Source information
Predicted 3D model of a 546-nucleotide part of an RNA (small-subunit ribosomal RNA, 5' domain) from an uncultured Pseudomonadota bacterium. The RNAcentral record of the full RNA draws on ENA and SILVA.
Context: one part of a larger RNA
Parts: sequence; C1' cells; structure tokens
RNA sequence: GAAUGAACGCUGGCGGCGUGCUUAACACAUGCAAGUCGCACGAGAACUCUUUAGCUUGCUAAAGAUAGUAAAGUGGCGCACGGGUGAGUAACGCGUGGGUAAUCUACCUCUGAAUCGGGGAUAACACCGCGAAAGCGAUGCUAAUACCGGAUACUGUCCCCAAGGUUGUGGCCCUGGGGAUGAAAGGUGACCUCUUCAUGAAAGUUGCCGUUUGGGGAGGGGCUCGCGUACCAUUAGCUUGUUGGCGGGGUAAUAGCCCACCAAGGCGACGAUGGUUAGCUGGUCUGAGAGGAUGAUCAGCCACACUGGAACUGAAACACGGUCCAGACUCCUACGGGAGGCAGCAGUGAGGAAUUUUGCGCAAUGGGGGGAACCCUGACGCAGCAACGCCGCGUGAGUGAAGAAGGCUUUCGGGUCGUAAAGCUCUGUCAAAUGGGAAAAAAUACUAUCGAUGAACAGUCGAUAGGUUUGAUGGUACCAUUAGAGGAAGCACCGGCUAACUCCGUGCCAGCAGCCGCGGUAAUACGGAGGGUGCGAGCGUUGUUC
Repeated sequence: GAAUGAACGCUGGCGGCGUGCUUAACACAUGCAAGUCGCACGAGAACUCUUUAGCUUGCUAAAGAUAGUAAAGUGGCGCACGGGUGAGUAACGCGUGGGUAAUCUACCUCUGAAUCGGGGAUAACACCGCGAAAGCGAUGCUAAUACCGGAUACUGUCCCCAAGGUUGUGGCCCUGGGGAUGAAAGGUGACCUCUUCAUGAAAGUUGCCGUUUGGGGAGGGGCUCGCGUACCAUUAGCUUGUUGGCGGGGUAAUAGCCCACCAAGGCGACGAUGGUUAGCUGGUCUGAGAGGAUGAUCAGCCACACUGGAACUGAAACACGGUCCAGACUCCUACGGGAGGCAGCAGUGAGGAAUUUUGCGCAAUGGGGGGAACCCUGACGCAGCAACGCCGCGUGAGUGAAGAAGGCUUUCGGGUCGUAAAGCUCUGUCAAAUGGGAAAAAAUACUAUCGAUGAACAGUCGAUAGGUUUGAUGGUACCAUUAGAGGAAGCACCGGCUAACUCCGUGCCAGCAGCCGCGGUAAUACGGAGGGUGCGAGCGUUGUUC
C1' cells in the first nucleotide's frame, strides 16, 4: 500500500446493489417450513336456509338445498428434491483423466406386444372392553387401480445342443433347435342406438388418463483404477481376515464384502504405522510475476441431522421435520406409563468484541400432487433492521473590502482566519408536500381456422390467430408542480520517517509513543487554543492476510 463475513471510539444527510453467529455441532418457548389426488375406493356430516306438519309461538319432527361438500379412512404419487450445518473425515473424501466384457435407474422420451378369467380379506363404520393420557384389544359389516392364485408370452431371463465370428487366454458376440420360468387394473369424457315423463340402465364407436411386459434414448447414480491433495521421524517398524488362492454365500454389480479350507504372505526412509490439525474444489485476497494466504456469500462434490446402533419401505435412504433399541437431557402423569429433538424460516436464553424481523406474497422463477380447475411450497420473490462493504449524489452557485466585528498572534507598525462572513443576484439535486403513474404478465383456461387421428361436423393432439383473468413488492420506480439556501460535516494528524507551526499551561510531574525517541522552566513531540495538512459521510484504532 492492498484486503476484510470484522470489532471498538468519535461522527452521521439520501439512494442503488450486495452482505450479516467467524464463538457453544450449546439448550430451545411459540408459529410456520410436504403435501396432493373424488378422473383409484367405500362411506359421509354439522351450522345455516326453504317448505310442510304439530303445537308448550319458538321449539320438535319430516323432506329438500347447502353437498356427494368439510373432516376422517383405504389406495396412488411425493416425502431420498428443495433448505441447513461443517462435527467427523488426511480418505478414491475431493480434483482431474480413464475403466465397468462387473452394474442399476421411479418419473420423462421413442418404439413393439398385451390388458383374459377368478378368489379371500381389511380399514373406515357399528358395538363392547382396557387405560389418566398416549393409545390398545375383541366381535361384526364393506370397497378398490389395495392383496392372492389361474390362463396366455412378441420378447426377456436361465439351462442344454450345434455352427460361426472375435480375443493371447478366461471370455464375449451372433445364428439355429429344444426345455424351464415370469404379467396385468381399471377409471373417465364425448357421440350414437334402445327404454323411460325424467333420473337412470344396457349395447356399440371413439378418445384421454392409467396398468403389465419387452427393446432403445436422455438424465441420474453405484463400483473401480492412474496422478495430485497439511504438519510431526523428539512417531520406525506395522499387519492375522492380515496378503493371496480354491470353493461357496452375498450384492443391481466386482471384491476377504462374509465364510470354510490351503499357502505365508502384504505394507514401509519414494515415510508404512502412530499422533496433531483440517470438509475438498471452482474460486477469493495479495503480488510485476513466481509464489504466499484463504475456502464467508455464489456454484459443484462429500459428510452429518440430540449421542450411539440397527434395519424396514422404496427405483433410490440405512432416511433433518420416518420406524425400532440403548443413552443423556427436557416436559406431562391419576406414578401404572407416556411425549420431544430449530446444524429449515423467524424468534428466545447462554456464550461472545460481535452478526437482523416471531414481516408480506405465492404475482414471477422453480418444485410436489392433479386430466384440469386448483392446492401446497419460510425454496424463492419482496419488504424491515445494521455506514458491515462497494458505488453514486448532496450539504449550494455567482458576486462581494487595500479587507467589518470577533478570535489568535505581534518586533505594537502589523499579520492571519479571509471572499471567508454579512450584503446583493441566482439555482433547485437530495430531503418535504401535492398530483399523475409504469415495466416486471406471459401463459393456463376459453373461442375460431387448418392439419393429424377417427366412420364422424364427436372427442383428443399439434400449429396459427383471437382473447378473459391474474402484482406481494407498491401508489414503489419514474414524471410534473409548490415553497425556500432553507433540513444535511465530521474525524485523524502537524519532531523525523510523513503533507502540515505558533502561543499559553505543565516542569523527568502529568503524560505521549508504530520505530527513533519526547518531558528535569523558553517543549513545533505532553494538555489547551489559534492556524495548518490529509481524507470526507465518514475518519481513526485494533485484530488478521499478502
């Protein structure tokens, strides 16, 4: 000099864009942060209103609307994403480049085939019982795209036989034949026909959303290898599932991953083992560079979710707001037993030099569910607080004396603050007030035309055109007008380094100080004043890095 997630002191007008617990991975009150689907299924209120009847005239009963709605339940998909933190980890964890002839993949996309025919339950519900509660149990009823058999099998998988290709071998690919084995679920719209006063019901046609089973694709993982990746040798030896083989088990898959047997190996001064520290990277800061330091915000990967352990479900977890066990802690209890997990967003206590609102909205972007309408979303978009940082703007402009008053100083002549002020003439940024007032919104839904599908002028899909509605921010940005210099300057320094000097006070005292050093009676170095210098809504100090 540059930098900072900074803190402290003094000071402080406005705006834009960012950033904001670096400490206790300490403990947490309260609210919210993951739901959705009635086009999978059975069932289904209440309040209120209307009508009728009764009468104790504002109650009761019935029917209807609200409404096949709310809440609950079965089932599907989601909850493995998104969001947080950096405790652990010196490791194939990360970075980079390969391998997988050793592998998986829900949703999405392209493409082939199929969706036949049966069965038994169970929640909700009813009723009974136990319990303070959390909740649990018995009996009975019922449905499904829930569950379980059967049939079929383009093809897939496995086995056997034969021919061929490829490879150094194991093996891999491919063709033909034979055998074994493995599926399923329906829902809903429109049109047409029949019946009916109508609701409705049945048959047919055609879509849409699904279901089952194959083959590709995309995107995403799993596993594995080369290289790189902190310090200590005042850590020198380490290892028995250890190293390898064979055979099994196990996994989606390779492998001592696990097991039985066999062999005795394997690693190490090119630093094993042990210890200390640490999430890694793109990057960031600094520097001419080489390097050094660092890993906040943003992005990629990893790990973790009160502590330790375990599996279940699932395409994927050994799962932050799931389950089970153990532990510590907190809370409830009728003492028998139960409940909980902010390293999600706010917020509280504690710790600390130190770090914000228990705000608004799903309008946009993105995500989950749904055919859609739509619902959910503390992701996100915004607002609030903080000079914490960067950037921009203002606090006025012109004129104005041989120079007011006043301060300071003086050699008493003067000098200086100083065109500074006052005065005069103007301007109107910001702030204030009044009025106007955006972009961010395009989609979806809907309508029309054309094309595809279709028997069809139905329906669906695609394209084009039209077109309704939707804004948290916010009456914000921005614009215009009004009045008037009015409301807006400080901080540090002045001995040398280092830009800037005099007077008074003090008298090795009080004090200063980054280094050299100042102060013991004329201190440009202490304290004050006047003046000056530097930066400026900041300026200094401290910490840290280069």